[in-house]
C1' cells in the first nucleotide's frame, strides 16, 4: 500500500423519523361517586374466597351537586437513531387474598421504516392502539443485466436480503 478482521466514534432512512415529560383543548360526561325525594318488596355483587340486602339492598323515576384514568388532539421541552414497538418467561412493589391485573427492572425471541385495505383483538369511541395477512411506496446491503469502443463510477431494471443492517474516519491483529 492492499486485503481479513476484533473494536472505537460519527452518521442517514422519515406522510409529524422514534419515545418520554409538561401545558391547553375536546371526549370521556351531565357518566361514576355523592346527597335528598317517591315508587317497590328480596334479593344484588363476585371468576373464586366471601361481601352487602327486611335497620329495605339491586333495579326504575325525578332532582341536587359533579369528577378522573387510560385513549386522541394541539404547542412547548427534553433524550435519541434498537429509536422503539410487541410477545414470553421471571424478580419486587401495589391492588386485602388465591386466579388475575398494573407499575418499575431483569432474560430471551419476533419487527428496516412508514402507508392502503382486510380479518381479529384492545378501547365509551365511526378516534386512536395492537396483531396477523395482503398489496404497493420507501432508505440500504447483494447479486445479474442495461448503459459504455472498453474498465469504473453513478443511474436505471430485476432478484434476494434484513438494523446482529448500512456510510464515513480510526483501528490492534494476521496475510501478501
Nucleotide at each position: 500500500c492492499u486485503u481479513u478482521u476484533a473494536a472505537g466514534u460519527a452518521g442517514a432512512g422519515g406522510u409529524u423519523g422514534c419515545g418520554c415529560c409538561g401545558g391547553c383543548c375536546a371526549a370521556g360526561a351531565g357518566u361514576c361517586c355523592g346527597c335528598g325525594a317517591c315508587a317497590g318488596g328480596a334479593g344484588g355483587g363476585g371468576g373464586a374466597a366471601c361481601c352487602c340486602g327486611c335497620c329495605g339492598a339491586u333495579c326504575g323515576u325525578c332532582g341536587c351537586c359533579a369528577a378522573a384514568a387510560g385513549g386522541g388532539g394541539u404547542c412547548g421541552g427534553c433524550g435519541c437513531c434498537g429509536a422503539a414497538g410487541c410477545g414470553u418467561c421471571u424478580g419486587c412493589a401495589c391492588c386485602g387474598u388465591c386466579g388475575g391485573g398494573u407499575g418499575c427492572g431483569g432474560g430471551c425471541g419476533c419487527u428496516g421504516g412508514g402507508g392502503g385495505c382486510g380479518g381479529c383483538c384492545u378501547g365509551a369511541a365511526c378516534a386512536g392502539g395492537g396483531u396477523c395477512g395482503u398489496c404497493a411506496c420507501u432508505g440500504c446491503c447483494a447479486u445479474a443485466g442495461u448503459c459504455u469502443g472498453a474498465g469504473c463510477a453513478a443511474a436505471c431494471u430485476a432478484u434476494g436480503g434484513a438494523g446482529c443492517g448500512c456510510u464515513a474516519c480510526u483501528g490492534a491483529a494476521a496475510g501478501g
Lysine riboswitch aptamer from Crenobacter intestini, 176 nucleotides, folded computationally.
The prediction has a mean pLDDT of 76.
Taxonomically the source falls in Crenobacter (Bacteria, Pseudomonadota, Betaproteobacteria, Neisseriales).